[in-house]
Context: one part of a larger RNA
Molecule: small-subunit ribosomal RNA, 3' major domain
Organism: uncultured organism
RNA sequence: UGACGGGGGCCCGCACAAGCGGUGGAACAUGUGGUUUAAUUCGAUGAUACGCGAGGAACCUUACCUGGGCUUAAAUGUAGAACGACGUUCCGGGAAACCGGAAUUCCCUUCGGGGCGGACUACAAGGUGCUGCAUGGUUGUCGUCAGCUCGUGCCGUGAGGUAUCGGGUUAAGUCCCAUAACGAGCGCAACCCCUAUUGUUAGUUGCCAGCGGAUAAUGCCGGGGACUCUAACAAAACUGCCCGUGUAAACGGGAGGAAGGUGGGGAUGACGUCAAAUCAGCACGGCCCUUAUGUCCAGGGCUACACACGUGUUACAAUGGCUGGAGCAAAGGGCAGCUACCACGCGAGUGGAUGCUAAUCUCCAAAUCCAGUCUCAGUUCGGAUCGGAGUCUGCAAUUCGACUUCGUGAAGAUGGAAUCGCUAGUAAUCGCGCAUCAGCAAUGGCGCGGUGAAUAUGUUCCCGGGCCUUGUACA
Numbered sequence: 001u002g003a004c005g006g007g008g009g010c011c012c013g014c015a016c017a018a019g020c021g022g023u024g025g026a027a028c029a030u031g032u033g034g035u036u037u038a039a040u041u042c043g044a045u046g047a048u049a050c051g052c053g054a055g056g057a058a059c060c061u062u063a064c065c066u067g068g069g070c071u072u073a074a075a076u077g078u079a080g081a082a083c084g085a086c087g088u089u090c091c092g093g094g095a096a097a098c099c100g101g102a103a104u105u106c107c108c109u110u111c112g113g114g115g116c117g118g119a120c121u122a123c124a125a126g127g128u129g130c131u132g133c134a135u136g137g138u139u140g141u142c143g144u145c146a147g148c149u150c151g152u153g154c155c156g157u158g159a160g161g162u163a164u165c166g167g168g169u170u171a172a173g174u175c176c177c178a179u180a181a182c183g184a185g186c187g188c189a190a191c192c193c194c195u196a197u198u199g200u201u202a203g204u205u206g207c208c209a210g211c212g213g214a215u216a217a218u219g220c221c222g223g224g225g226a227c228u229c230u231a232a233c234a235a236a237a238c239u240g241c242c243c244g245u246g247u248a249a250a251c252g253g254g255a256g257g258a259a260g261g262u263g264g265g266g267a268u269g270a271c272g273u274c275a276a277a278u279c280a281g282c283a284c285g286g287c288c289c290u291u292a293u294g295u296c297c298a299g300g301g302c303u304a305c306a307c308a309c310g311u312g313u314u315a316c317a318a319u320g321g322c323u324g325g326a327g328c329a330a331a332g333g334g335c336a337g338c339u340a341c342c343a344c345g346c347g348a349g350u351g352g353a354u355g356c357u358a359a360u361c362u363c364c365a366a367a368u369c370c371a372g373u374c375u376c377a378g379u380u381c382g383g384a385u386c387g388g389a390g391u392c393u394g395c396a397a398u399u400c401g402a403c404u405u406c407g408u409g410a411a412g413a414u415g416g417a418a419u420c421g422c423u424a425g426u427a428a429u430c431g432c433g434c435a436u437c438a439g440c441a442a443u444g445g446c447g448c449g450g451u452g453a454a455u456a457u458g459u460u461c462c463c464g465g466g467c468c469u470u471g472u473a474c475a
Base pairs, nucleotide, nucleotide: 001475002474003472004471005470007469008468009467010466011465012464013463015459016458019422020421021420022419023418026314027313028312029311030310031309032308033307034305035304042053043052064300065299066298067297068296069295070294076124077123078122079121080120083117084116087104088103089102090101091100092099093098106115107114108113126289127288129287130286131285135283136282137278138277139276140274142272147186148185149184150183151182152181153162154161155160166177167176168175192266193265194264195263197235198234199233200232201231202230203229207224208223211222212221213220238260241254242253243252244251245250316415320374321373322372323371324370325369326368332363333362334361337356338355341352342351343350344349381412386407387406388405389404390403391402392401428451429450430449431448432447433446434445
């Protein structure tokens, strides 16, 4: 000087407390461990691994296993020599890759050549093999915590200290006062995006108040720019104003205002820590393989299953289940696509047909409300599992897809010790969309809106962190 202390002081955080809803019990989904296996490819392992890499494992992917092939050999480039071929089609063998055979066969030209093509030769190969403890790049975490440093000066023999401490204040090393320090940098804040209010401009594909017209009905039509909205610009919030306290910074209250003291949310992550993660995204040093640890193909596996754990979904019901009727979003997507409408089918869907390269057409709501029924039961709760019949995608659903329908109707009656999330348009609850994608194991991930709470006396305690101080058998 740091680090540590079941030392002290001050302070903060869904850290506790106060509340609401979960997990831990059940079934299933998914990941992991373990076991099994020819293989169950590899990585990630307290917090900071475990619905993680994977934002799509039937083939492919695919790296694993078994078997069958190839060895300048898959793709690409350069050069050489020979050539008009390569390729395509057909036949045979084969699971295919591949092997064997047959047929067919370039263009331009100034006739010098040029272009094209792939088999051959030569040189460059290739490796998801090892090392993340050789590395770059990127990322997690402490932590959006308020810290981390530098120049000059001063102090100290020196390591170092001071500044950065003290008194206040703040979300903040934020600001003020004081001060052997005076300044500065990286962080904080602000500048950026979305959102809450208003205005101006613009008025189509959006809108329809007033006027007119048509219809069974509808902004459907003439028209209009008022309103909603769209999207560019501008205004607006600064402790600016008032009162109180205070030396000041600031704090408490108030007014006006759509918004009040960082308005709400996002992006933004200092010096560093964990030899943290990744050589399998990519790049790269070294080592290793080179008729194989490279490469092509078929089939299998990554989906196994006495078990254990994590994360979720659905439930155990009446604030509910079922049936009928009525009503309201936002944000996104769409041409190998989204599909109105009609017909058929109980349905998943199928067959027609139309609009839309989209503010134009389309995908497109559910909780909710009204009425009826069930009457507390393992039930009209719950839907696992299993059997039959189908639909769709796709060369192909047996291993191993999703969905529909008929039947079947398991566990489960609110969950031990323990443990997690959340402070407001939040929790809880309800549906919708997107990426990946032929299809889908999506209950996952990322977004969107609808309905919409309870509680916070407070900082004694648990956990993590910041500053000062103190002790030290630690560095």